[in-house]
Context: one part of a larger RNA
RNA sequence: GAACGAACGCUGGCGGCGCGUUUUAAGCAUGCAAGUCGAACGGGACUCCGGUGCUUGCACCGGACGAGAGUGGCGAACGGGUGAGUAACGCGUAGAUGAUCUACCUUUUGGUUGGGGACAGCUUAUGGAAACAUGGGGUAAUACCGAAUAAGAUGCUUUUGCUAUGGCGGAAGCAGGAAAGGGGCUUCGGCCUCGCCGAAAGAUGAGUCUGCGUAUGAUUAGCUAGUUGGUGCGGUAAAGGCGCACCAAGGCGACGAUCAUUAGCCGGCCUGAGAGGGUGACCGGCCACACUGGGACUGAGACACGGCCCAGACUCCUACGGGAGGCAGCAGCUAAGAAUCUUCCGCAAUGGGCGAAAGCCUGACGGAGCGACGCCGCGUGGGCGAAGAAGGCCGAGAGGUUGUAAAGCCCUUUUCUCUGAGAAGAAUAAGGUUCCGAGGUAAUGCGGGACUGAUGACGUUAUCAGAGGAAUAAGCUCCGGCCAAUUACGUGCCAGCAGCCGCGGUAACACGUAAGGAGCGAGCGUUGUUC
Numbered sequence: 001g002a003a004c005g006a007a008c009g010c011u012g013g014c015g016g017c018g019c020g021u022u023u024u025a026a027g028c029a030u031g032c033a034a035g036u037c038g039a040a041c042g043g044g045a046c047u048c049c050g051g052u053g054c055u056u057g058c059a060c061c062g063g064a065c066g067a068g069a070g071u072g073g074c075g076a077a078c079g080g081g082u083g084a085g086u087a088a089c090g091c092g093u094a095g096a097u098g099a100u101c102u103a104c105c106u107u108u109u110g111g112u113u114g115g116g117g118a119c120a121g122c123u124u125a126u127g128g129a130a131a132c133a134u135g136g137g138g139u140a141a142u143a144c145c146g147a148a149u150a151a152g153a154u155g156c157u158u159u160u161g162c163u164a165u166g167g168c169g170g171a172a173g174c175a176g177g178a179a180a181g182g183g184g185c186u187u188c189g190g191c192c193u194c195g196c197c198g199a200a201a202g203a204u205g206a207g208u209c210u211g212c213g214u215a216u217g218a219u220u221a222g223c224u225a226g227u228u229g230g231u232g233c234g235g236u237a238a239a240g241g242c243g244c245a246c247c248a249a250g251g252c253g254a255c256g257a258u259c260a261u262u263a264g265c266c267g268g269c270c271u272g273a274g275a276g277g278g279u280g281a282c283c284g285g286c287c288a289c290a291c292u293g294g295g296a297c298u299g300a301g302a303c304a305c306g307g308c309c310c311a312g313a314c315u316c317c318u319a320c321g322g323g324a325g326g327c328a329g330c331a332g333c334u335a336a337g338a339a340u341c342u343u344c345c346g347c348a349a350u351g352g353g354c355g356a357a358a359g360c361c362u363g364a365c366g367g368a369g370c371g372a373c374g375c376c377g378c379g380u381g382g383g384c385g386a387a388g389a390a391g392g393c394c395g396a397g398a399g400g401u402u403g404u405a406a407a408g409c410c411c412u413u414u415u416c417u418c419u420g421a422g423a424a425g426a427a428u429a430a431g432g433u434u435c436c437g438a439g440g441u442a443a444u445g446c447g448g449g450a451c452u453g454a455u456g457a458c459g460u461u462a463u464c465a466g467a468g469g470a471a472u473a474a475g476c477u478c479c480g481g482c483c484a485a486u487u488a489c490g491u492g493c494c495a496g497c498a499g500c501c502g503c504g505g506u507a508a509c510a511c512g513u514a515a516g517g518a519g520c521g522a523g524c525g526u527u528g529u530u531c
Base pairs, nucleotide, nucleotide: 001531002530003529004528006527007526008525009524010523013378014377015376016375017374018373019371020370021336026334027333028332030331031330032329035074036073037072040071041070047064048063049062050061051060052059053058054057081289082288083287090214091213092212093211094210095209096208097207100206101205105202106201107200108199109198110197111196112195113147115145116144122137123136124135125134126133127132154175155174156173157172158171159170160169161168162167181194182193183192184191185190215261216260217259222252223251224250227249228248229247230246231245232244233243234242264286265285266284267283268279269278270277271276291312292311293310294309295308314325315324316323317322342368344367345366346365350364351362352361353360354359381411382410383409384408391402392401393400394399416468417467418466419465420464421463425458431452432451433450434449435448436447437446475520476519477518478517479516480501481500482499486515487514488513489512490511496503497502
C1' cells in the first nucleotide's frame, strides 16, 4: 500500500447491488418447511333440493355437492442446511468398466388372454389414563396369487467359428419366464386416449477400479495376521480377502511405512510485476453428516435430516402400568461470545412433486424488513458579496488571521414533503373458438396453424408531472521526524503520550485545552488477520 463474512470508538442524509452466529455439530417453546391423484378402488359424513308416509318434525326413497379417514400409484433418495468427522481414490486431473445398474423421459418392436383368494376402510365386541392394541363378521381395485401364450434375455447340454492359454460369437435341444385396467365418443361393430407387460437402443444419473497430485512432525522407525498371494465356494447390479475353508509366507517402509497433530477438497478469492505466499465466507461442482453409536427394511435409487428398529444421554407427558421427541430446513428463543437479522408477504415469475387437465403443495424461490457490514453512485446548495462587520485567536498593540467565510442580494430544487399520473417483470403460457392433418364408418380425443385470452406478492413499485421552500442533511483523525499540517495558554519526569525513534524535571511545535492548519469524507480512526 492492498484486502476482510470483521469487531470496537466517535459520527451518520439518500439510493442501487451484494453480504450478515467465523464462537457451542450446545439445548430448543411455537408456527410453517412434502405432498398429490376420485380419469386406480370400495365407499361416503355434513349441507341442499325433490317425492312418499304420517306420531308436523321424524323416518324412508331419489338427486346434487361431495368433507374426513382408508386401500392403491407416484413422489418423499430431489430441493434446503451444516463442516463434526475424514490426510482418504475424499477431492482435483487423466483414464478404465471385455467387471456394472439406471424409475420417470425418447426411439423401435411385440403383447395386454382367462381365473382365484384375501386385507384395510366399514360393522361389532374388548383392553388401555394415553400412545395404541386385539378378536369376530363382511368388501373393492391398476393391491395380492396361480394358469395360458410369447420373441428375446438368462441357465444347462451338444456342436462349431474366431482369438492372445483369458475370452468373444453362431447353430440345435431342454429348462425358465409377462401384463391392468381407467377415461371419452359411438351407427354398439368399434374407435381415440392415458396407462400396463416383454425385448432392444438412447439419454440422464449412479456404482466400482486405476496413473499422477494433495498439510505438519523422525524429539514418531519399524508396521502388518484376513495381514500378502493362490485354489475353491459364497456374496454383490458389479471386479475384488468383500466373506469363508484350505494352502503358501508373504505385503508395506528413509522415494518416510506406522503413529501423532491439524484439516472437508476444488473452481475460485486476497495479495504480488511475476514467481510465489495466504485462504476455501457468499456463488458453483464433489464429499461427509443429520441428538450419540449400531442396524437393516422398502425401493430404480437410501443403509434414508422432517422413515423404521435397538442401545445411550437429555427433555417432556403419565392414572406409575407405560408412552412421546430430535431446527447442522425458514423464522424465532436461551446460552456462549468482541460479534452476525423478521416468529414478515406471495406462489405473480423461475424451478420442483403429483395430476389427462383444472389445479393443489412448495420457508426452494421471488420479494419486502433490520444492520454504513462491504462496494458503487448522489446530496448536504449555486452566483454576487469588503464596512475586509461582530466575536474568537495571535500580536512588537500598528496590525495579522479566521475570511467571501458570515450577514445581505439574486437564483436553483438533485434530495425532502404533499398531490396526481404510471410502465416492465405476463409469456410462442393455461383455457376457449375455429381451420387443417394422420387414423377411423363416424364422433370424442390427438398433432399443427390462426384468433381470443383471466392472472402481479413486490406495490402508496420504477419512472414522470405539478406545488412548496435553502428548505431535511458533516463528521472523524492528525499537525516532533518518518508524514501533509503550528502558535498560545495550562502542567512541571506530575498528569499524561507513544507504531519506531522517543517526548514531559518552568518558556513542551511531542501531554491537556483553545485558535489556526493538513488529510479523508457519510464516513473517519483503532484493533485483529493475510500478502